[in-house]
Formats: sequence, structure tokens, C1' cells
RNA sequence: GGCCAGAAACGGCACACCUGUCGAGAGGCAGGGUCGCAAAGCCAGGGGACCCUCGCGGUCAGCCCAGCUACCUCG
Repeated sequence: GGCCAGAAACGGCACACCUGUCGAGAGGCAGGGUCGCAAAGCCAGGGGACCCUCGCGGUCAGCCCAGCUACCUCG
């Protein structure tokens, strides 16, 4: 250095819900919030779920798989 693993430490993110806002909607963004998360960082390739104005249309990455990247070290 790489791979595996996740006891500890430094930290990180932020479910539901509330407020504001954008959207036809699923849902997104900002603030509050903190159920949880060792990738709950990124990514829409595959599956799945959801929406509709039903299309070579959209949404969801905190549903699963795949891909990319990353902090620490009792081991």
C1' cells in the first nucleotide's frame, strides 16, 4: 500500500414529523428534528416500489444487486 473486518476514537449523515418553498404528482430544496446508518458518500446500469400530462415520460440511492470514491485501526 491492497484486501477483509468493525472493538475504540475523531467526526459525519439525518427516518418519521413540523415549518417554508418548488412540482400536476410521486417527490425535491432549505430550516428544525433525530429513528437509525461503517459508506444512510456518489451513481438511475439491472431489479423493485411509486407518480402522471400514459411517453423513447418522470420519482425513489435510508429497498436489493452492480459500479466509483473515502476517515480510523483492538485486529

Predicted 3D model of a 75-nucleotide RNA (c-di-GMP-I riboswitch aptamer) from an Actinomycetes bacterium. It matches the Rfam family "c-di-GMP-I riboswitch aptamer". About the family: GEMM was predicted in a large-scale screen for bacterial structured RNA regulatory elements. Taxonomically the source falls in Actinomycetes (Bacteria, Bacillati, Actinomycetota).